[in-house]
Description
Bacterial RNase P class A from Lysobacter soyae, 346 nucleotides, folded computationally. It is recorded under the gene name rnpB. The prediction has a mean pLDDT of 76. It matches the Rfam family "Bacterial RNase P class A". Rfam describes the family as follows. Ribonuclease P (RNase P) is a ubiquitous endoribonuclease, found in archaea, bacteria and eukarya as well as chloroplasts and mitochondria. By type it is a ribozyme. The sequence is in RNAcentral, with records from ENA.
RNA sequence: GGAGUCGGCCAGGCAAUCGCGGCGCGCAAGCGUCGAGGAAAGUCCGGGCUCCAUAGGGCGCGAUGCCAGGUAACGCCUGGGCGGUGAAAGCCGACGGAAAGUGCAACAGAAAGAUACCGCCUAAGUCUGUUUCGGCAGAACGGUAAGGGUGAAAUGGUGCGGUAAGAGCGCACCGCGAGCCGGGCAACCGGCCGGUACGGCAAACCCCAUCGGGAGCAAGACCAAAUAGGGAGGCUAUGCUGCGGCCCGCAGUGUCUCCGGGUAGGUUGCUUGAGUUUUGUGGUGACACAAAGCCUAGACGAAUGAUUGUCCACGACAGAACCCGGCUUAUCGGCCGGCUCCGCAC
Repeated sequence: GGAGUCGGCCAGGCAAUCGCGGCGCGCAAGCGUCGAGGAAAGUCCGGGCUCCAUAGGGCGCGAUGCCAGGUAACGCCUGGGCGGUGAAAGCCGACGGAAAGUGCAACAGAAAGAUACCGCCUAAGUCUGUUUCGGCAGAACGGUAAGGGUGAAAUGGUGCGGUAAGAGCGCACCGCGAGCCGGGCAACCGGCCGGUACGGCAAACCCCAUCGGGAGCAAGACCAAAUAGGGAGGCUAUGCUGCGGCCCGCAGUGUCUCCGGGUAGGUUGCUUGAGUUUUGUGGUGACACAAAGCCUAGACGAAUGAUUGUCCACGACAGAACCCGGCUUAUCGGCCGGCUCCGCAC
């Protein structure tokens, strides 16, 4: 200097004028002060908070799924293991269990589990023929699974030996393992030993382990008109109206006071919080602890904008609505740092 890879940060700046929302002061006019994001987004996970439900436990259902740690919690993060990928830094991973059971495997193929289509063999036994009775020749209804063929997959692979032909039948290396030893908290790794007994699929049912009650700020709480209706009491009242021939009785009717529910409306929940900055300590790290400092939108017909000047690299995606931790997705341009590889110079 180039190529790559990982992580962090910025998100047009400054000034003037006018305007908008919250808060404080003020009788008012007005003045002062604060006023979006890294994703405020998707609403996909986890929690706080609130109301409802709930003795405890189980079944069922759902989610998660290598191991250890972090955290309020998580499907998140950190570290480690294993597998894949890359020359490397690095990146990617639905990564528990197939000796619990049930099931599935299209087409092809003989067989997708105990099967033999083509092929190979005739040592022993068997059968047929022949015989000089020693044998010889042929064969499958016998042996074999090396080779061919089918398939995504055919019951360890390669080589040597071995054999009638073959075969973990024997040996070496690799693979595998429910054995032993060592290391590690563990996942797992290394060595020894064994010699095929255990084929694949759990993103098939299932088994195992852990976690999970429901609904959401339009949650919920408080104050509370007008109108209509409800309850209690007093008065008018030995009233009036209706039912009825009459009495009793039943129903309705006026006015006043009090009570309670509830609508509009208002208040609250509402932003000081698992908060943040700096420094220190512990830890590989995620993170934790301590001290000092900071206050940083809170609306509800819902604010954060417009114009002008100036500078530059000419400005992307995008706008809070109860709050917080994550994940995912969108994003002009630029800055900083770690690491890997290549080239050059000293």